[in-house]
């Protein structure tokens, strides 16, 4: 440096309950759709939401300090095989 053939594992989509939250979403149980990093870090982008704040004629709109680490890079680190 490659890759999941093979062994030993390891993770946990969608959906249901009950909790946090203003929403995105996140916890915890079950549950597996999938995963060579689905393990960690928002480090940079992209998406989502918009409590608040401005506009705007009601409805809207636009802004991250919020979320997304199973959106994609990138850094650190592991197991097996083979080179």
């Nucleotide at each position: 440096a490659u890759a999941a053939u093979a062994a030993a594992g390891g993770c946990a989509a969608a959906c249901c309950c009950a909790c946090c939250g203003a929403a995105a979403g996140g916890u915890g149980g079950g549950g597996a759709c999938g995963c060579a990093a689905a393990g960690c870090u928002u480090g940079a982008a992209g998406u989502c939401u918009a409590a608040u704040a401005c506009c705007a004629u009601a409805u809207g709109g636009u802004a991250a300090u919020g979320a997304u680490u199973g959106u994609u890079c990138a850094g650190c680190u592991g197991c097996u095989a083979u080179g």
Annotation
The prediction has a mean pLDDT of 77. This is a predicted structure of an 83-nucleotide RNA (c-di-GMP-I riboswitch aptamer) from Tissierella sp. P1. Taxonomically the source falls in Tissierella (Bacteria, Bacillota, Tissierellales, Tissierellaceae).